[in-house]
This record gives sequence, C1' cells and structure tokens, in this order.
RNA sequence: GGGCGUGUAGCUCAGUUGGGAGAGCACCUGACUCGCAUUCAGGAGGUCACGGGUUCGAAUCCCGUCACGUCCA
Repeated sequence: GGGCGUGUAGCUCAGUUGGGAGAGCACCUGACUCGCAUUCAGGAGGUCACGGGUUCGAAUCCCGUCACGUCCA
C1' cells in the first nucleotide's frame, strides 16, 4: 500500500426484509429483612465510530474518513 471483517448503553452483544433503538450483567430507588445477600417491582443511562449522499423515512443501502482485527505484498 491492497483485500476482507468489526465499530450499537459502563461491559458483553442482538437488531433477519429500510419504519417501535433493545436484551443480559452492572448502576440507582422502593418492597422484603434486625441488617446484608437473594428475590420481586420500578427507574436512569444512546452523536447506532465520524462526515456526506439516496429516500417520505437510514443502525440497516451507497461514497469517503478514522480506529481495531485478520490476510497478502
């Protein structure tokens, strides 16, 4: 330098055919308990890596950039 893959909540990840942004764990509050843990109920938390384009509508499609992994040179 080139090919391929990945980038979504604090962490690990799902998101199938373009239309509701989600799960588990963690965190906060409450119930339960003398108290803690467990359990139960509720809650907060998002620039879907970044910029642009297509579209009525983009995490998803297209282009470019960045980071990481892998392969080739």
Transfer RNA from Thermacetogenium phaeum DSM 12270, 73 nucleotides, folded computationally.
The RNAcentral record of the sequence draws on Rfam.
Rfam family: tRNA. Rfam links the family to the GO term triplet codon-amino acid adaptor activity. About the family: Transfer RNA (tRNA) molecules are approximately 80 nucleotides in length.
The coordinates come from a structure-prediction model, not an experiment, and the mean pLDDT is 83.